[in-house]
RNA sequence: GGGUGGGUAGCUCAAAUGGUUAGAGUACCUGCGUCACAUGCAGGGGGUUACAGGUUCAAGUCCUGUUCCACCCA
Repeated sequence: GGGUGGGUAGCUCAAAUGGUUAGAGUACCUGCGUCACAUGCAGGGGGUUACAGGUUCAAGUCCUGUUCCACCCA
C1' cells in the first nucleotide's frame, strides 16, 4: 500500500427486510433482608450507536469520506 471483519450503557453483547420508547446480562445506586456482610428479592439511574456528511417521510441498520482495533496478502 491492497483486502476482510469490527467500534452500540463502566464491561460483555443483542437489535428480521430501514419503521415509530435502542434492549439483555453484569457492574453501580436505593430499599427489603442480616448483629454486620454475602447470597437473594424489588426498584432506579446510566447511550452524541467511533467521527463527519449524504439518501429517505423515517437511519444503529443503506451510501461516501476520515479515524481506531484485529486478521490476511504484498
Transfer RNA from a bacterium, 74 nucleotides, folded computationally.
Rfam family: tRNA. Its family is annotated with triplet codon-amino acid adaptor activity in the Gene Ontology. About the family: Transfer RNA (tRNA) molecules are approximately 80 nucleotides in length.
The RNAcentral record of the sequence draws on ENA.
The coordinates come from a structure-prediction model, not an experiment, and the mean pLDDT is 81.